[in-house]
RNA sequence: AGAGUUUGAUCAUGGCUCAGGAUGAAUGCUGGCGGCGUGGAUGAGGCAUGCAAGUCGAAUGGGUUUAGGCCCAUGGCAGACGAGGUAGGAACACGUAGGUACGUACCCCGAAGUCAGGGAUAAUCCGUCGAAAGGCGGGAUAAUACUUGAUGGUCACGAAAGUGUAAAGAUUUAUCGCUUCGGGAACGGCCUGCGGGCUAUCAGCUAGUUGGUACGGUAACGGCGUACCAAGGCUACGACGGCUAGGGGAGGUGAGAGCCUGACCCCCACCGAUGGAACUGCGACACGGUCCAUACUCCUACGGGAGGCUGCAGUCGAGAAUCUUCCGCAAUGGACGAAAGUCUGACGGAGCGACGCCGCGUGGUGGAUGAAGCCCUUUGGGGCGUAAACACCUUUUAUGAGGGAGGAAGUUUAUUGACGUUACCUCAUGAAUAAGGGGCUCCCAACUCUGUGCCAGCAGGAGCGGUAAUACAGAGGCCCCAAGCAUUAUCCGGAUUUACUGGGCGUAAAGGGUGCGUAGGCGGUGCUAUUAGUCGGGUGUUAAAUCCCGGGGCUCAACCCCGGAAUCGCAUCCGAAACGGUAGUACUAGAAUUAGUCAGAGGCUUAGAGAACUCUCGGUGUAGGGGUGAAAUCCGUUGAUAUCGAGGGGAAUACCAAAUGCGAAGGCACUAAGCUGGGACUUAAUUGACGCUGAGGCACGAAAGCGUGGGUAGCGAAUCGGAUUAGAUACCCGAGUAGUCCACGCCCUAAACGCUGUCUGUUGGCUACAAGGAGUAUCGACCCUCUUUGUGGCGAAGUUAACACGUUAAACAGACCGCCUGGGUAGUACGAGCGCAAGCUUAAAACUCAAAGGAAUAGACGGGGGCUCGCACAAGCGGUGGAUCAUGAGGCUUAAUUCGUAGCUAAGCGAAAAACCUUACCAAGGCUAGAAAUCAUACUGCACGCCCCGGGAAACCGGGGAAGCCUUCGAGGGUGUAUGACAGGUGAUGCAUGGCCGUCGUCAGUUCGUGGCUUGAGCUGUUCCCUUAAGUGGUGAAACGAACGCAACCCUCGUUGCCUGUUACAAGUGUCAGGCGAGACUGCUCCCUCACGGGAGAGGAAGGUGAGGAUGACGCCAGGUCAGCAUGUCCCUUGAUGCCUUGGGCUGCACUCGUGAUACAAUGGGUAGUACAACGGGACGCAAUGUGGUAACACGGAGCAAAUCCUUCAAAACUAUCCUCAAUUCGGAUUGGGGUCUGCAACUCGACCCCAUGAAGCCGGAAUCGCUAGUAAUCGUGAAUCAGCACGUCACGGUGAAUACGUUCCCGAGCCUUGUACUCACCGUCCGUCAACUCGAGGGAGUCGGGAGUGCCCGAAGUGCCAGUUUAUCUGGUCCUACGGUAAGCUCGAUGACAGGGAGUAAGUCGUAACAAGGUA
Repeated sequence: AGAGUUUGAUCAUGGCUCAGGAUGAAUGCUGGCGGCGUGGAUGAGGCAUGCAAGUCGAAUGGGUUUAGGCCCAUGGCAGACGAGGUAGGAACACGUAGGUACGUACCCCGAAGUCAGGGAUAAUCCGUCGAAAGGCGGGAUAAUACUUGAUGGUCACGAAAGUGUAAAGAUUUAUCGCUUCGGGAACGGCCUGCGGGCUAUCAGCUAGUUGGUACGGUAACGGCGUACCAAGGCUACGACGGCUAGGGGAGGUGAGAGCCUGACCCCCACCGAUGGAACUGCGACACGGUCCAUACUCCUACGGGAGGCUGCAGUCGAGAAUCUUCCGCAAUGGACGAAAGUCUGACGGAGCGACGCCGCGUGGUGGAUGAAGCCCUUUGGGGCGUAAACACCUUUUAUGAGGGAGGAAGUUUAUUGACGUUACCUCAUGAAUAAGGGGCUCCCAACUCUGUGCCAGCAGGAGCGGUAAUACAGAGGCCCCAAGCAUUAUCCGGAUUUACUGGGCGUAAAGGGUGCGUAGGCGGUGCUAUUAGUCGGGUGUUAAAUCCCGGGGCUCAACCCCGGAAUCGCAUCCGAAACGGUAGUACUAGAAUUAGUCAGAGGCUUAGAGAACUCUCGGUGUAGGGGUGAAAUCCGUUGAUAUCGAGGGGAAUACCAAAUGCGAAGGCACUAAGCUGGGACUUAAUUGACGCUGAGGCACGAAAGCGUGGGUAGCGAAUCGGAUUAGAUACCCGAGUAGUCCACGCCCUAAACGCUGUCUGUUGGCUACAAGGAGUAUCGACCCUCUUUGUGGCGAAGUUAACACGUUAAACAGACCGCCUGGGUAGUACGAGCGCAAGCUUAAAACUCAAAGGAAUAGACGGGGGCUCGCACAAGCGGUGGAUCAUGAGGCUUAAUUCGUAGCUAAGCGAAAAACCUUACCAAGGCUAGAAAUCAUACUGCACGCCCCGGGAAACCGGGGAAGCCUUCGAGGGUGUAUGACAGGUGAUGCAUGGCCGUCGUCAGUUCGUGGCUUGAGCUGUUCCCUUAAGUGGUGAAACGAACGCAACCCUCGUUGCCUGUUACAAGUGUCAGGCGAGACUGCUCCCUCACGGGAGAGGAAGGUGAGGAUGACGCCAGGUCAGCAUGUCCCUUGAUGCCUUGGGCUGCACUCGUGAUACAAUGGGUAGUACAACGGGACGCAAUGUGGUAACACGGAGCAAAUCCUUCAAAACUAUCCUCAAUUCGGAUUGGGGUCUGCAACUCGACCCCAUGAAGCCGGAAUCGCUAGUAAUCGUGAAUCAGCACGUCACGGUGAAUACGUUCCCGAGCCUUGUACUCACCGUCCGUCAACUCGAGGGAGUCGGGAGUGCCCGAAGUGCCAGUUUAUCUGGUCCUACGGUAAGCUCGAUGACAGGGAGUAAGUCGUAACAAGGUA
């Protein structure tokens, strides 16, 4: 000192969270010792038991004892201290600084005195009542008890005279007492200034109230009390009320300022079961005294009594939680006493609790075969780890033994220690008695394995977990602290997140809707005087302890002691006069007034005007009008719309008009008149600070709305109808009521916005407009220049998170006001004020989330825009969709119809060949270390195999037989069998992967380095202009270069030169084939152009990329493939998901779709004849000539491993002829019969040939596909696969077109720009009702309880007063009054049927409101 968390990323705003310290703590796990501290925070709840306040015989009477002594009573002093607690109290309670109308036992000092009497009474004794507590009656007696008298002063009263008032004795002495007065010390009473809680959703409070007079009362002042008189007193600087709370020294934290707290210790206050009251006394309205009332508890003989742990221990209860019914008066202190001494749960100590702080220890040194074990592993090894074992050493601590203090001082001896078998010292034994807790994704130090599989769980925040989890659980390792470690709770800090130090308000939360103005705050220039602010100095105080500094004592430390400093405040005295205040005087720059001029939709009232609209009447006129995307409702033959004329009505004022003007804002627009507010400029004059702001207050305040009365043409919520739609309570259309208008009265809110409060000053400019003035100029005006005010635009500096603002500031300063402090709940509830109502103003909380929000950036998207391209459309040609068949897919079926592929980018695709095989599917039968692989061990007449027989569909099973390797005789190699490791899997996951591929797309894009700009993401470069097929090239430009793509390089074709010449042509300089070259580059001419380039032309085989191919950037689709191959993980392995075999299936058929073939005919079909190719293939092959067969084909075999032989007669075309428009001489499906070929085998299920049969179909709906030239169309040929099987695929050549105006539209793509609440990126995001569950708060007929008061009733004890007598501890009365009762309200809380809204919750319903022009901004 900061960090994490909003985003795809960024900056800023803003909240939440964390790291630190602390505690009278508690909880979890663990626990060796000592010292010093500390420990009922909750129920001021209830308490058993014991103790906590007595003492004095030197005040006195008595009882008792052998005595010492003890006991009872009177009397004195103490009991008002000490100890405890914090309930109440917001107050002179406390703190601080002062004051005085006062008091004081004990103590100190001084002065004076202490004389003479008297009557009682307790204990005790007798009697008596009562259960007890406790009384009652009678008798005796003492005192330092009570009392009378005297004297008396420096006492009291009084002006004086004068009057009044005191005492106590004890003792042998000394002495101790007593009385009065004066003084002191110390303590107390009372009064005052100032200071410190929350709340205005508490705004008015007060009758003893404020003051006076008199009297009373008190120690004393005083409404303290009473009577009378007056009507005051307090309050926005917060009275009164409500809630909460003991205050301070101090403690915690913090850099500080602050914030929080008030345990232990000290000071003060208050309390003593609750409420009231007095008595005694120096002192009390009294914790362990009295009286009364109340509640509770206890005793009781039922008549009546007793009690008060918030003293020390202890107990119950409640609680997360807080100790021993200990020892001692040895020390310190207190009461009494002359003293000895007694008493002392104050205190001194011990005990319990890791509750806290501090200290110590749990060993040290050596020790590598780096042991065992565990963990990890790439299987080589690595880690725990010198750690252990083992060897040597030490003994703090613990244990045992011995020694052993100080604390002790009395008063002279003597005696006296609770702690204490203590601390401390010495010795002995022996590593012996002693380590855990939390964490390891990031913040935050520390990582691996296994298990689990959005489960179980973790979590302070972000967030982990859906099969490879460093985040869960376990383990190993590591990190942190350590007799503790974590967690929870609370406080401060970080948080500058309430901002005094030290924040903000255009868009993030935040400027009041606007003005006038009260209180308040602030205030121009000179001089004089003064001074409560201010500044300086002195004095007093600020208790001690604490904190800080220095020193000292316990072995150190904690702890304790001493000294110093500090205590920031208050009071008082002295001084200063700059600033501020006050008083006075003067000034004119602020402000205001007067005079002149000027502009204006400024306001109010009245009158008038024209255009349009609508209605009524009349004329002309006829079938439509109106409305929309298209329609319909609607109006119209009873005459509309249109048009002309006349009249009525209401509202609003075209053009001028503009970036204009005026007003405080809202707002203001035809013309004129009247009344009226404000402003600007110019020149002087006048006043002389009269100013600025402005809480409350007052006034104004759009639209809508409300009340009363008018008015109503048009428009038009609601409503009705017509459309649209899935629906359409909307958008569109037709109607239409309130309203809009006027008068008067309310309402008082707006995106009342410049989202920017008012006022003043300072700080570069340019420009436009409006109003005024001056100058120059002019005859005059205009123009031009300067200047003041207002309204706009662009911009220096500066500011800002950025956007932007920028003399009209959001710059730099000053004054005052208002407002903000995370989002939601909510501008809501409750309360209050206002209002006729609607509602407005003021204004929360519980609960919930970790965000919400701002600006800008890159993308993506838009039913946003611009530019451009593409067989994308258009223009054309031919198709598909209709028919039949082939083939693939879906579906259905099935024992199985194996599997994959799914819009484009699946569907004649994987498959360049399913009869068996293939084959993965089904049925059945079989095998089990296996059909194929590697290794080890054991065995082997050295094989495997072959032959035969039986079963069987085969596989296979069972049985029998013959022959039989090499050898260096050790073995090696091989085979088989058995066993064990293992094999095998077309089983799953293409969302674990590699590789390969599809697609956008052969589209022109995608990036980098350096530099520059920006706070930054990022931008620039790559944008712009011209151009290109192209990010192709060029100019410009904060860019300069570069990479992957483009192009080129490569292959084929087209022209040609040279070389070569086999198997090619009969031959050849040639054709043809191969090789090496040439050729094309916008090179040349003209036009446009800065250039690049474009257009036209020439030459040329070819012209602007000559044509075609191969070549596919960064990436996108979790695209496809685990079934081509490879591969992680998982799964199956003797009734197999492995392997073999036979048969079946993949060919199944109501139907749907894709791709094709053949056609529907005459540009055709049949027949006959005649031409012209190319690419290829061939030995398990291609096969000629020839022969047979109608043919498929057969026989046969020359030739050829091929420029040689074969395939191989190409077909369309051309010539001739028939058919003549029809389901035909078109078309060939289907079916019957007969054959051929391949093959173990053509039934399911092959191809071909011949004869016969001769279906649908006459050009194809909506829709849709391909193609821009040697292309489409059309014609045939070859090859791969292959035993056989081609309408498919891949190639080859022959013939050979049409059209493109153009880019509006459809689709796709590229670039720039714009909007965005999207970034999983529009297949996005997201809103509201309803339904389900949960939660908190408010309302609520009521019900219950608490609090504070008011009126009235009753009235204990008690003081005062009055009266009485029997003079008493008397009785009666009276005033006041606690408790209690009663009545009506106020206030706070609990509960409450029910109803409403709010919040939350993986996958509910309905729609689509918002974000893009979000499809109606």

Predicted 3D model of a 1417-nucleotide RNA (small-subunit ribosomal RNA) from an uncultured bacterium.
The sequence is in RNAcentral, with records from ENA, Greengenes and SILVA.
The coordinates come from a structure-prediction model, not an experiment, and the mean pLDDT is 84.